[in-house]
Context: one part of a larger RNA
């Protein structure tokens, strides 16, 4: 200088308090670890691994095992040789690949040969083999924390040290003031999307607002006034006004105003730390393998289960369960696609094919929630695991090992010990819908809108940070 201390001082945060709701007990999904296994294929392991990589393992994928086969090669370049094809077509052999065989059969041409394919043969390939402690890139974390640094110039014999410390004040090294320091650079803020209000400009969605008309559906005439789409603009700046402050910054209060003092969310991640992750995304140094550590098929594994963790789902009931019959969204996706009305089935769903490259048609019903009705406190009309027949879809194929339907079957489980989580407003909690992967295959992730609480005196502790200042047996 810096680290550290069961020194000190100020400040901060769902960190504690103060509340709401979980997980730790069950049943099940996922992921790891262990164990087992011919293989369970590799990576991630304290916060910063464990629904992570992987945004989707029946073959493929697949990188592992168990067997069959290939060997210039699955894919590509380049050279010499030698052939004429490529490629079909037909047996045989086999689980597939692949092996063997028959039959047909090259084009152009300046006659030099060129192209094309197959054989052989060399050079070059290929490798999810090592090594993230040899790297590039890209990440995660301290952290959206306020912080980290240089130029000139004093100071100092140096290391250095000032600016950047003080005295206020902010979310903030935000800003004012003072100062041996003046400046300036990367952070902070602002610039960006998205949203909260208004204008305009436009009208194949929307309104019957105003008319008229129907098969009573904005269907159609008509019309762009509302909603709305999506282009332009406006507006929030502590600008006005009181009071506090050191006349400042700034901080309480009110006005106006949809909106108030960073309106609310999102992208944006400073020097740098953890020889942190990753040689299996990619690219790459060396080191290995070259009839195999390449590649290529067929069947198994990645899915096993005496156990032990994490994260989730479902419940354990009356603020509930089931029955009728009724109403209200946003954002999304469709062409090997979405598939409507009608018909058939208790059902998954099947036949059928209107419309639709989609503000037009479809997916699509939204559910909590109202209303009526039951049910009467039980292991029950909770609870739905497992099991058994019997289907339906996807695909070459659902044993190993998919998903959904009916029927029957009806386990734990009556609220969770010790520790522990995440949450401050349109949020927690609830409630449904959609999307990426994707033939199929979500309780996972990634949006989305519906319903909508409590609580915060405060900062003595805990546990993480900033800053001063002080100790010091580290630096």
């Nucleotide at each position: 200088u810096g680290a550290c201390g069961g020194g000190g001082g100020c400040c901060c945060g769902c960190a504690c308090a103060a509340g709401c709701g979980g997980a730790g007990g069950a049943a099940c999904a996922u992921g790891u670890g262990g164990u087992u296994u011919a293989a369970u294929u590799c990576g991630a392991u304290g916060a910063u691994a464990c629904g992570c990589g992987a945004g989707g393992a029946a073959c493929c994928u697949u990188a592992c095992c168990c067997g069959g086969g290939c060997u210039c090669a699955a894919a590509c370049g380049a050279c010499a040789c030698a052939g004429g094809a490529a490629c079909g077509u037909a047996c045989c052999u086999g689980a597939a690949a692949g092996g063997g065989u028959u039959c047909g059969g090259c084009u152009c041409u300046a006659c030099g040969g060129a192209g094309c394919c197959u054989g052989u043969g060399u050079c070059g390939a290929g490798g999810u083999g090592c090594u993230g402690c040899a790297u590039g890139g890209u990440u995660g974390u301290c952290g959206u924390c306020a912080g980290c640094u240089c130029g000139u110039g004093u100071c100092g014999u140096g290391a250095g040290a000032u600016g950047u410390u003080g005295g206020g004040u902010u979310a903030a090294g935000u800003c004012c003031c003072g100062c041996a320091a003046c400046g300036a650079g990367c952070g902070c803020a602002a610039c960006c999307c998205c949203u909260a209000u208004c204008c305009u400009c436009a009208g194949u969605a929307g309104c019957c607002a105003g008319c008229a008309u129907u098969u009573a559906a904005g269907g159609u005439g008509g019309g762009c006034a509302c909603u709305c789409u999506g282009g332009g603009g406006a507006g929030a700046c502590u600008g006005c006004c009181a009071g506090g402050g050191a006349u400042a910054a700034c901080c309480u209060g009110g006005a106006g105003g949809a909106a108030g003092g960073c309106g609310g969310g999102g992208a944006u991640g400073a020097c740098g730390u953890c020889a942190a992750a990753u040689c299996a995304u990619c690219a790459u140094g060396c080191c290995c393998c070259u009839u195999a550590u390449g590649a290529u098929u067929u069947g198994g594994g990645c899915u096993a289960c005496a156990c032990a963790c994490g994260u989730g789902c479902u419940a354990c009931a009356a603020u509930g369960g089931c029955g009728u019959a009724a109403a209200c969204a946003a954002a999304g996706g469709g062409a090997a696609g979405c598939g409507a009305g009608a018909u058939c089935g208790u059902g998954a769903g099947a036949u059928g094919g209107a419309g639709c490259a989609a503000a037009u048609c479809c997916c699509a019903a939204a559910a909590a929630u109202a209303a009526c009705g039951u049910c009467c406190c039980a292991g029950u009309u909770c609870g739905g695991a497992c099991u058994g027949u019997a289907g339906u879809c996807u695909g070459c194929a659902a044993c190993c090992c998919g998903a959904c339907u009916a029927c029957a079957c009806g386990a734990a489980g009556c609220u969770g010990g010790a520790a522990u989580c995440g949450c401050u407003a349109g949020u927690a909690a609830u409630c449904g819908c959609g999307g990426a992967u994707c033939a199929g295959a979500a309780u996972g992730c990634c949006g989305c809108g519906g319903u909508g609480a409590a609580u915060a005196c405060g900062u003595u502790c805990c546990c993480g940070g900033g800053u001063c200042u002080u100790g010091u047996a580290c630096u």
Predicted 3D model of a 475-nucleotide part of an RNA (small-subunit ribosomal RNA, 3' major domain) from an uncultured bacterium. The prediction has a mean pLDDT of 83.